Large-subunit ribosomal RNA, domain II from a Dehalococcoidia bacterium, 700 nucleotides, folded computationally. It matches the Rfam family "Bacterial large subunit ribosomal RNA". Rfam links the family to the GO terms structural constituent of ribosome and ribosome. Model confidence (mean pLDDT): 84 of 100.
Context: one part of a larger RNA
Parts: sequence; structure tokens; C1' cells
RNA sequence: ACCGACGAGUUGAUCUAUGUGGCUAGGUUAAGCAAUUCAGUUGCGGAGCCGUAGCGAAAGCGAGUCUGAAUAGGGCGAGGCUCAGUUUACUGGGCAGGUCGCAUGGAUCAGACCCGAAACCGGGUGAUCUACCCAUGGCCAGAGUGAAGCUCAAGUAAAAUUGAGUGGAGGCUCGAACUUGUGAGUAAGGCAAAACUUUAAGAUGAGCUGUGGGUAGUGCAGGUGAAAUGCCAAACGAACUCGGAAAUAGCUGGUUCUCCCCGAAAUGCAUUUACGUGCAGCCUCAGGAAGUAGUUUGCGGAGGUAGAGCUCUGGAUGAGCCAGGGGCCGUGAGGUUACCGAACUCAACCAAACUGCGAAUGCCGUAGGCGUAAUCCUGGGAGUGAGACUGUGGGGGCUAAGCUCCAUAGUCGAGAGGGAAACAGCCCAGACCAUCAGCUAAGGUCCCUAAACGCAGGCUAAGUGGGAAAGGAAGUUGUGUUGCAGAAACAGCCAGGAGGUUGGCUCAGAAGCAGCCAUCCUUUAAAGAGUGCGUAACAGCUCACUGGUCGAGCGGUGCUGCACCGACAAUUUAGCGGGGCUCAAGUCUGCUACCGAAGCUAUGGUAUCGUCUGAAAAGGCGAUAGGUAGGGGAGCGUUGUCAUGGCUGCGAAGCUAUGGUGUAAGCCAUUGUGGAGCAAUGACAAGUGAGAAUGUCGGU
Repeated sequence: ACCGACGAGUUGAUCUAUGUGGCUAGGUUAAGCAAUUCAGUUGCGGAGCCGUAGCGAAAGCGAGUCUGAAUAGGGCGAGGCUCAGUUUACUGGGCAGGUCGCAUGGAUCAGACCCGAAACCGGGUGAUCUACCCAUGGCCAGAGUGAAGCUCAAGUAAAAUUGAGUGGAGGCUCGAACUUGUGAGUAAGGCAAAACUUUAAGAUGAGCUGUGGGUAGUGCAGGUGAAAUGCCAAACGAACUCGGAAAUAGCUGGUUCUCCCCGAAAUGCAUUUACGUGCAGCCUCAGGAAGUAGUUUGCGGAGGUAGAGCUCUGGAUGAGCCAGGGGCCGUGAGGUUACCGAACUCAACCAAACUGCGAAUGCCGUAGGCGUAAUCCUGGGAGUGAGACUGUGGGGGCUAAGCUCCAUAGUCGAGAGGGAAACAGCCCAGACCAUCAGCUAAGGUCCCUAAACGCAGGCUAAGUGGGAAAGGAAGUUGUGUUGCAGAAACAGCCAGGAGGUUGGCUCAGAAGCAGCCAUCCUUUAAAGAGUGCGUAACAGCUCACUGGUCGAGCGGUGCUGCACCGACAAUUUAGCGGGGCUCAAGUCUGCUACCGAAGCUAUGGUAUCGUCUGAAAAGGCGAUAGGUAGGGGAGCGUUGUCAUGGCUGCGAAGCUAUGGUGUAAGCCAUUGUGGAGCAAUGACAAGUGAGAAUGUCGGU
């Protein structure tokens, strides 16, 4: 890993609702006792409980009672319904109401659907591992160094001291056994749940070691510790074992057959609350109710948003006017001011917390129309209370985020199908089943790929289309406006472009052309005291301006469609899905046809609900049938019990293979095998359905 078997809402008590049954103003027994087929029944047992009356805290009163001074007011209560007889008052039946069973849903208490802690408490077992201690034993090759002391000699008054020898000290040195475990390598389901190789440290000591013994775990938290929270039998921030015990788990995982109907929520408030829970909201089931909800039209309302505005509250700009302040002058009075500036006036503005204005929607009410349930009430059962994205209105943030928080609508969630290449949340559209039928939606129609290389008229030359801004640009289209022009424009070419003068100043120089000032006059067809280049300064080239030549349009400036530049990323084109596309297969306008979905239609069928016919069965008509959590309904199957009639050695169950049948769970028949029991129908009772739980056990 696979296969097989096992594996999870049970049981008891109490309460509650529904269904069903008994009895009924009553209902019912409990313990216990007795009888008996010795098995689970029958009888007795009325204690007790619920109901028949409520109100009050209670005494208590009572169809009333409590409060109260009250005969007031108020609170909580009482009053049955229907049918028949009958005749206005009774009788009877049924329902309601009551109670006791059974079944089912739910709640509570119990292990309470199953598995799962780390932990807590109690009683014991452990020091054969290891820590320390006690008792008693054992072990440490060899080599080196050479302390004290002693002897001798020298030396001294005597000592000290020096030298030679002797001597053999040391948590001394080197190095085996022994002990340890430093670095590296190997190993890593290993040789090994800590090893191996090599290297390394200690090796007469605080040394190593054998045997026997001691110290014990929440009691003051134990022992031991050259102290690391280390060690106390491969696990120690509190050992192990058994018990309390099925501890608890607002947490994770798992929770077993089928079909049919409906179908959520991810919100509000509260919470030692935030992944939990309570109440409400939204779902479902049962019963009940009024043209109830909804929508449309008319009418009547409340409101201060969008927008607008500047009276108010604030902000902010310019001008005028003019208090006050500053500067300057003046001894002063005062004067003056290219300074600042409140208020006021004028003009033009800004605001979520400004409003002398003010919508559209939405909301409330009312009347009419449409409106068959979509609404409301009571009761049983839930789930949800982590939401996501998109459009729109906003807050936070950076007018960042696949960000975050509200509002509003949609989709997903719980929704399949078609489109968007692929793509929960976008666009179209809501899947009961079948069909080798048709029509459409979004989106498409050159090929991949179903369908027009459709039609008419423009635009684009950038492969723009098929990613992007500020900004830039004689790209090109359309449309304005304004100049020049046959008295010759614009562009090109030919020619001129002069004189006073090198204007004055400045300067080493300054001559049109470093800079400052001025910027005139003359000759002219025209020519600046000079547009740019240039020189050290001149020179030189050129322009403005003018003439000629040529001969028809040429400039400026807006708006606008489509293009251009701006444009840089890492394996490979890689920013149309690809091929490929240029009067398109791009783009704009208009038109026609076609394709295209589980949409709609057609034909057949199933189910549910409503309605009509009908005693029922059944049929007609209409609507409906996506679905997670979840509610409701109907069934299949397994084991056993009771009853009934059956099957079976002429072959039961089981297994195997095949066929048939039912909407499904399933069921039936037959072949083979097997060799002794078995199914059906009705009712009942459950150890009643497995693919998942790092499930348990077994097999391979």
C1' cells in the first nucleotide's frame, strides 16, 4: 500500500410537542403481596401523582382575588363548540378539555455519537543503569626529572653559605595496561536506539575498578548532584505502575442504504466575548387567519443627501476705503509713507462636522386596478452568527493593494451549461428524464473551429490592432478661423544689401555682432547704428530688406478621427490562444444572413402541488421539479421474535456465472458448486447498512 473482518446518536429517568390508542370529570397505579406452565404473565395493592379554580409574598378569601380608605381604577383570572331529540329549559352523541400507555422529534441529568490530550489526585514498585555515601577487596609495564633530609669537603669564632655525593619527594614529565572521549572521517531502516577507524587527554591520584550495602518521587515537590535542571533502569522542569477514569477537551479528525419536496446563513444586540454561546433575523414542518404581502396609478406626508449657494459658522484672493500699528522728518503740535492691517464696500471662490435654497430615488399612509399565497399569527425542528469578488455611494490608506470598514445590487458560496484560450465571484443563462429535431442569448462566422475571405461607405501603414503616462512631433483625415497672392504671393535661383561711421562710452583692443547709453540723418528699388557665424581687433560669410527670373496657389492659428516617439529583464518567439491577416481576417457607421447553451420550442415519459370529474382507482387542465448546512415525506436491505400458510436430499443456506426486472436502495430466475436447513406475508424488537477516523485486528 491493497484486501477482508470489526468500527460511531445508544440506554435509563424526568419534562415537552406531535401521531396513535384506552378511559373520561376523572385518569393512573408505585413498592409490595398472591397465583401460576418456572415463564413473564395474571390478579390484588389508591399510598402517591396529574386534572376538576383562581388570586395573593402570606394569613386567607374564593368565580373571584390582589392592591387600595374605596362599592373607584388597575393587575391576574372565570364564561366552552357543534349536532340531534326537543321547544327556550333540559336530555343524548361527538369534539374540545383531562389522564395513562405506545411510537417519534427535541430538552435536561447521566461517559450520552465515536476516537484523541498535556495534566491532577491516591496506593504501591524501583539506586542490577546512573549520582553520592558506607564496608571490604583489587589494579597502575617501562623510562625521565631529582625536593626535603643526611654524609663528606671547603668555609666561619660559631653559624650562614658553597661544592660533591647520597637520598627518592611530587593532584611532577614521557609513555603501555586502564580510564576518558579532542579533531576528522565512516556510519545514519547502522555492526550499534550513540558504534567503528584514526587522532587525542589523564595515566601515584580530587586515580581507576570488583563485590556487598544505604539514600525515593507534590508530605516543606523526594533523593543525589566539584551544579549541566544533570542523574534516579534506552523517556525526568518532577520516575514507573495500578486505581479515581470512559478525567476534561468552547479543539482536530471520523460518523456506514435509497428516492422525493422545500431550502438557509456568514447579519444585529450581549458576552473574561471575538474560530464559543444566548436572544432576534433568515430555513423547514403542522395548524389557523383577513383581497394579507407585493406591484402599478392617483393623492397626502416626513426628510436636508446629490447639486447649488455664501445669509450664518469658518477658510481664502484681489481692489477700494479707513481705525490701529510700524518707518521717516520734527523740540513739539504735527506732517509724511512704494510698510503691516481689523472693520466696512465691491468682485470672484472653498467646506463631512456651513445653509436665507434644494432634487431624483427610497420610505410612510391612503384610494382604485392587478395580485391564489409570495403575507401574518401560534406551536415542533434546525442550521448560520470566519464570508468572497464585481458594479455603484462613501470612511480609513498614498482618491496604493487580490488592502480594510460600512451602505446598496448581483453572482459565487449552495449553480451545472455557453462565452471570456485556460480562469469560484465577469457576460449570457438557472440542469426532472430521453431524442442522430427546430429557434435563439452572450459571443462569434480566413484555417485550427460550428457559422459571410458578407454587402455599402470611411479611417489606419503603425502589424497600430495585439499593454502604459506626462511630454514631444511639417504623420495623416475631417472641419473652422485669419493673412498674403495675376498690380505676380510662397519656395528656389541671379543681383544688391550702401554713406556719415571705427555712433558715443568703456577698453590693451571694442570697427553692426564682450558690455553700457543712444538708436539719428543721408543716398536709395532696398539696406537694422544690425539676425546669426566669425576675428586679438579688423577682415570674411550670412540674415532682415529690395530688384530680377519663374507663374498659382502659399502661410499662421484652433478643434477633431486614426496613427508616431516616449517604451529597459533575466532558459525560448512569449503583451492576438496559434497559424496567419493590410481597400484586412484591424478600426468606425449602417445593413442582411448564418453559427451558437442543459435557455425556449417540438415529441414521448416520471414525480410533486393546485384545481375539476369521480365512492375509490383513475383521468382532464394548469403550474412546478439546480442545490451545501438544515427541515419534512416515502421506501429498500440486515439479524432476531411471534403468527399464518409454505419450500427443501427429485437438493435448503452460502458461493460462482449468466439472464431478466424496478426511478433507486434492490429484487427475481437459471447454470455450476455446495450438502441441511430456508424464505414469503403481517406485526414486533434492534449490537441494522463503511471508503476514508496518521482507525483496530488479520492476511498478502